This is a predicted structure of a 74-nucleotide RNA (Fluoride riboswitch aptamer (crcB RNA motif)) from Nocardioides sp. The sequence was found by an Rfam model in a public genome assembly. The model forms 100% of the base pairs in the Rfam consensus. The coordinates come from a structure-prediction model, not an experiment, and the mean pLDDT is 77.
RNA sequence: GCUCCUGACGGUGAUGGAUCCCGCCGGCCACGUCCGUGGCGAACUGCCUCCAGGCUGAUGGUUCCUGCCUGGUC
Numbered sequence: 001g002c003u004c005c006u007g008a009c010g011g012u013g014a015u016g017g018a019u020c021c022c023g024c025c026g027g028c029c030a031c032g033u034c035c036g037u038g039g040c041g042a043a044c045u046g047c048c049u050c051c052a053g054g055c056u057g058a059u060g061g062u063u064c065c066u067g068c069c070u071g072g073u074c
Base pairs, nucleotide, nucleotide: 009026010025011024012023013022016065017064018063020061021060027040028039029038030037031036032035046055047054048053
């Protein structure tokens, strides 16, 4: 320098926050000051259970922080 391919963004992954990575969902309607607002939907909302209750975990994965629990040392 040329060619080919891909792309952004939002939501979400059973208990808080963040980096990076991964998975899943992303449609419809209305209003409006024209890219915003509202409503609905999707992904998602752990397990056991005699229905009285019981159990694990702050990660989807990694790391850090915060909270909780257990043990040890000073």